Annotation: Transfer RNA from a bacterium, 74 nucleotides, folded computationally. Rfam family: tRNA. It is annotated as a transfer RNA. The coordinates come from a structure-prediction model, not an experiment, and the mean pLDDT is 81.
RNA sequence: GCGCCUGUAGCUCAAUUGGAUAGAGUAUCCGGCUACGAACCGGACGGUUGGGGGUUCGAGUCCCUCCAGGCGCG
Numbered sequence: 001g002c003g004c005c006u007g008u009a010g011c012u013c014a015a016u017u018g019g020a021u022a023g024a025g026u027a028u029c030c031g032g033c034u035a036c037g038a039a040c041c042g043g044a045c046g047g048u049u050g051g052g053g054g055u056u057c058g059a060g061u062c063c064c065u066c067c068a069g070g071c072g073c074g
Stems, first nucleotide, its partner, number of pairs: 001073007010026004019057001028044005050066005
């Protein structure tokens, strides 16, 4: 330099060939349970879906560009 893949909550990951308000687990906090904790149960908090632009009635999903990481080729 070229090609491919990945980027979504603090962390690990979902999200049906574009469709209803973007979810789960874990972590943190609160409550329940307990003699007290752990475990378990319930709840809360947490998101510019890597940045920007475009297409569309509608984009996490499609297109362009940039950034970061990984793999391969030279």